[in-house]
Context: one part of a larger RNA
RNA sequence: CCUGCGACUAGACGGAAAGACCCCAUGGAGCUUUACUGUAGUCUGAUACUGAAAUUUGGUUCAUUAUGCACAGGAUAGGUGGGAGACAGAGAAACCCGGGCUUUGGCUUGGGCGGAGUCGCCGUUGGGAUACCACUCUUGAUGAACCAAGUUUCUAACCUGCUCCCGUGAUCCGGGAGGGGGACAAUGUCAGAUGGGCAGUUUGACUGGGGCGGUCGCCUCCAAAAGAGUAACGGAGGCGUUCAAAGGUUGGCUCAGCGCGGACGGAAAUCGCGCAAUGAGUAUAAACGUAUAAGCCAGCCUAACUGUGAGACCUACAAGUCGAGCAGUAACGAAAGUUGGAGUUAGUGAUCAGGUGGUAGUGAGUGGAAAUGCCAUCGCUUAACGGAUAAAAGCUACCCUGGGGAUAACAGGCUGAUCUCCCCCAAGAGUUCACAUCGACGGGGAGGUUUGGCACCUCGAUGUCGGCUCAUCACAUCCUGGAGCUGGAGAAGGUUCCAAGGGUUCGGCUGUCCGCCGAUUAAAGUGGUACUCGAGCUGGGUUCAGAACGUCGUGAGACAGUUCGGUCCCUAUCUGUCGUGGG
Repeated sequence: CCUGCGACUAGACGGAAAGACCCCAUGGAGCUUUACUGUAGUCUGAUACUGAAAUUUGGUUCAUUAUGCACAGGAUAGGUGGGAGACAGAGAAACCCGGGCUUUGGCUUGGGCGGAGUCGCCGUUGGGAUACCACUCUUGAUGAACCAAGUUUCUAACCUGCUCCCGUGAUCCGGGAGGGGGACAAUGUCAGAUGGGCAGUUUGACUGGGGCGGUCGCCUCCAAAAGAGUAACGGAGGCGUUCAAAGGUUGGCUCAGCGCGGACGGAAAUCGCGCAAUGAGUAUAAACGUAUAAGCCAGCCUAACUGUGAGACCUACAAGUCGAGCAGUAACGAAAGUUGGAGUUAGUGAUCAGGUGGUAGUGAGUGGAAAUGCCAUCGCUUAACGGAUAAAAGCUACCCUGGGGAUAACAGGCUGAUCUCCCCCAAGAGUUCACAUCGACGGGGAGGUUUGGCACCUCGAUGUCGGCUCAUCACAUCCUGGAGCUGGAGAAGGUUCCAAGGGUUCGGCUGUCCGCCGAUUAAAGUGGUACUCGAGCUGGGUUCAGAACGUCGUGAGACAGUUCGGUCCCUAUCUGUCGUGGG
């Protein structure tokens, strides 16, 4: 060197399972609820099946009957009309005993007694006799009919998982007889309410992973790199209006500030003179513009018009913006002219469905109409602002599927803010003296052990803390060795340099690393090795399914809160390592 055998598992990001964690999908399912929309069921009502009677209440109609008081006035005058007489031995007035009403004055009525009258017209009153008759109003009473509601009773519908008889040899069913309920219940139809019992669904996106928070449209500035445009969860602000004058036109005027002077009067009110080119003002944010003013004041007005529009800007589209000119009709101005809102740029919302007004279109045989077209116009925090629907929240550790290293948790990588270590300067401490020792304020590095940032390999899987076992390396050295300085007398130390050969303990508590404690030691080092090592072990912790507590939540459930419990697979092909053969 070649080739075996026996072993061991560090590596082959070993094998197994299209990762269960995480994110995504206008994916799924289960569950919840005061998400949305439905629905079984339940309740209530109406009606049909569904009949009889009594009674109470209400309404309508009819009949009888009562009722009606402002003041003046015989006195309790409802209204209108007719009307000069009406009633009375078939019993008038008066008196006695009762009933009803009442404005307490009377009205009305029944019975007894009584034995011949009583009332009206006539005069007072806006209106004349309840003397008499008719119609009628208000408020009652009685009776009848109808309707409605309530209560009660009945029996004949209907019910009977009550008894007996029969079919029959039957705890079914049917028929019959009785009993009990009873127009209720049950059932059909319609309507209202309730209704996670059940069902179908929804529950946004951006995002230096996701969630929480924030944001989502429009305007101004910077970023933006001197055309335009240009991103970020970059830095600053504003808008979701306002104004009938703050609009049009014609004419006129000039501001802020400063200096000086001037009663009350002051830093600042109003007045005068001068300086003052814009620093003021501009409805409002900012930018740009603006004194010939777009700023301020006054007169007259309504162009804050109708029909259009060559041509451009912007632009994926849809939108958005500017616009001379023409026709009509106006305002102001002597006129030339200007005027189709506001110094400019924000002050906003597509389409559908619908409303309103207008109108020469269409009008299902014809004429109309309904409906529709066209023009104008109205209602959206459709603000997730190019707006999925008129209408929608959650939980999942019981979970599932498709995907992703497009995206998180471990490890690695990059970075090195943070961290550890070193160095520079030297104010100061050190009695004196910066540098024996310590070293502020600052500055420069190294390392890649911390916490992070990024998201680059890995989600068709790179097993995660601690312990055990076996280690190996670095040196920024804990001990042992050798030196320098010392604020080193000696001893014991401090600090620095060289040095990695060897060594670097046993216990208690805790899953712990760490830490605290006990006892030793020369010392009980710091780190790297996928925070070494699970195809070597363990499985106490973390991190599935069960259960409980506290807290949160209406709830399903949730909690870097706690607690008890909880399946750790692999026969070694290659590299590697050890042992042992053959050539």
Predicted 3D model of a 583-nucleotide part of an RNA (large-subunit ribosomal RNA, domain V) from a metagenome. The full RNA is in RNAcentral, with records from SILVA. Rfam family: Bacterial large subunit ribosomal RNA. The prediction has a mean pLDDT of 84.